RNA sequence: UUGAACAAUGCUCGAGAGAACGAGUGAUCGUCGCCGAAGGAGCAAGCCGUACAGGUGAAUCUCUCAGGCAAAAGUACAGCAUUGGGACG
Numbered sequence: 001u002u003g004a005a006c007a008a009u010g011c012u013c014g015a016g017a018g019a020a021c022g023a024g025u026g027a028u029c030g031u032c033g034c035c036g037a038a039g040g041a042g043c044a045a046g047c048c049g050u051a052c053a054g055g056u057g058a059a060u061c062u063c064u065c066a067g068g069c070a071a072a073a074g075u076a077c078a079g080c081a082u083u084g085g086g087a088c089g
Base pairs, nucleotide, nucleotide: 006084007083008082009081010080011079012078018032020031021030022029023028033069034068035067039065040063041062042061046056047055048054
């Protein structure tokens, strides 16, 4: 069950940090300074363990690899719709 969790697609809302300096028509490249809410990585208590070793263990926390620092694009979380799914919240 007139369809839960979860997943995919689409739409809506959506912050943070230099319109830095040099080169270049631009994309971008180099140098320094920053941001955390794409993604990624790390960890507590607890639980397991011959209770040692070790394993498991979350995030909007931490790191800043990646990404970003006017606008645009992108963006976690949240809401809505469709599809899958088939019982939890």